The RNA shown here (glmS glucosamine-6-phosphate activated ribozyme aptamer) has 152 nucleotides. Of the family's consensus pairs, 84% are formed in the model.
């Protein structure tokens, strides 16, 4: 220094392929065999707790990203909890560090390229550009009743 096994942790647009399809390589009696390769490219998404349907949200110079399996932070319906609607109670509409609309601001990786490894099909690494949605910040404006309170 540099390889190997074990064991933790991490990771949820995530993991896996029964070998369906496509792709490679050998064989081949041209039917097809055997071994292999790929199979989502990032950006967003989680208050407990229960139940439910289902191809769970956005884009990309990718278009087998066909196609299956499992699993999911989405979405609905209940509960409970916190928050917004000056402050507390109550009920209502929303929401989940937590109202709604505009407006502005930053924020991707694969592709290609380069090394690097493989007979190949493809694989790993590096820097660099280009989204949309959502959230987030800033600024604007605007947010239910009934009762008590504070302040004008």
């Nucleotide at each position: 220094u540099u390889c190997c096994u074990c064991g933790u942790u991490u990771u949820a647009g995530c993991g896996c392929c029964a070998u369906g399809c496509a792709c490679c390589a050998g064989u081949u009696a041209c039917g097809a065999c055997u071994g292999g390769u790929u199979a989502a490219c990032g950006a967003g998404g989680a208050g407990g707790a229960g139940g439910g349907a289902u191809u769970a949200u956005c884009g990309a110079a990718a278009a087998u990203u066909c196609g299956g399996c499992g699993g999911g932070u989405g979405c609905c319906c209940u509960c409970c909890c916190g928050u917004g609607c000056a402050a507390c109670c109550u009920a209502g509409c929303g929401c989940g560090u937590a109202c709604g609309u505009a407006u502005u601001a930053g924020c991707a990786a694969a592709u290609a390229u380069g090394c690097a490894g493989g007979u190949g099909a493809c694989u790993g690494c590096a820097a660099a550009a280009c989204a949309a949605a959502g959230a987030u910040a800033a600024u604007a404006c605007g947010a239910u009743a009934g009762g008590u309170u504070a302040u004008u």
The coordinates come from a structure-prediction model, not an experiment, and the mean pLDDT is 77. Rfam family: glmS glucosamine-6-phosphate activated ribozyme aptamer. By type it is a riboswitch.